Background
Transfer RNA from a Chloroflexota bacterium, 85 nucleotides, folded computationally. It was read from a public genome assembly. Rfam family: tRNA. It is annotated as a transfer RNA. Model confidence (mean pLDDT): 80 of 100.

[in-house]
C1' cells in the first nucleotide's frame, strides 16, 4: 500500500433511527448478614436542581452531514485489530 472488523460510562460489553442517560457483568459506596472478614443478598452509582417525585444538561474516537429526530445512516480523518501483499 490493499481487503474485513473495531473505538460505548471509571473497567468489559449489548444496543444498528423515537421507546436509550443508555441491556448485563464488573469495579466503587451504603446497608443487610457475619465475632471480623470473605461470599452471598437489597439500594445507589454523567452532572445540576430538588425532601421526593420529577425537571434541566451532556454524553458512544474526533469533525462535518442526512433527518422532525442520530450511538444507529453518509463523508473526511485518528487510533487499535486480523488476513493479504
Nucleotide at each position: 500500500g490493499g481487503u474485513g472488523g473495531g473505538a460505548u460510562g471509571g473497567c468489559c460489553g449489548a444496543g444498528u433511527g423515537g421507546u436509550u442517560a443508555a441491556u448485563g457483568g464488573c469495579a466503587a459506596c451504603g446497608g443487610a448478614c457475619u465475632g471480623u472478614a470473605a461470599a452471598u443478598c437489597c439500594g445507589u452509582c454523567g452532572c445540576g436542581c430538588g425532601a421526593a417525585a420529577g425537571c434541566g444538561c451532556u454524553u458512544c474516537g474526533c469533525a462535518g452531514g442526512u433527518u422532525c429526530g442520530a450511538a444507529u445512516c453518509c463523508u473526511g480523518c485518528u487510533c487499535c485489530c486480523a488476513c493479504c501483499a